Background: The RNA shown here (Guanidine-I riboswitch aptamer) has 97 nucleotides and comes from Robertmurraya siralis. The RNAcentral record of the sequence draws on Rfam. The coordinates come from a structure-prediction model, not an experiment, and the mean pLDDT is 80.
[in-house]
Order: sequence, then C1' cells, then structure tokens
RNA sequence: UAAAAUGUUUUCUAGGGUUCCGCAAGUUUAUUUGGUCUGGUCCGAGAGAAAACUCACAGCAAUAGCUGUGUCACGGAGGGAUAAAAGCCCGGGAGAU
Repeated sequence: UAAAAUGUUUUCUAGGGUUCCGCAAGUUUAUUUGGUCUGGUCCGAGAGAAAACUCACAGCAAUAGCUGUGUCACGGAGGGAUAAAAGCCCGGGAGAU
C1' cells in the first nucleotide's frame, strides 16, 4: 500500500428505552403523571446464537445433485432515526494493534 463471502434473509438472545398494554400514584372515573416500574407489545447486535439460501474450494458423482471445510475481529468521541433509547444506523468507520 492492496485484496477478500468479513454474503443475504429470518428467528432468537445480551442489551435498550417508553408509543401501546399492564403496573403504581393522583384526580374530574376517564383521563393526568411516572421507565428513579419486575413486565407483554416494540427496537435489537460486524466484533452474540441458530436455521435457510447463496458463494468459494475439495471429494464423490456425472450435468441432476450429495458430502465436507470456510479460520479472525481492540475500538472512542460525535451525529442520525423512531415514541424513545441502545452492542440499531453512519460503522469491520476515525483511531489502535
């Protein structure tokens, strides 16, 4: 200095807050406030998990496909979205090694 499947999607988890529900408090009894409420809905990981598909390579097979392998990953500040926040997005970014 450069390249890369360091692929895509779904489900879930760590985590996250407060639109809705619930809960708590108040009052005008159907509304207000509270996330300094365990929670359900909700958001949710590049560096967490699983599955499916896909890609590369190897083997088998023979044009249909089957099997196997695919290692690594320290990280701000700041900004953005949504009701809001976040291991979300900028971002496997800046920087460090």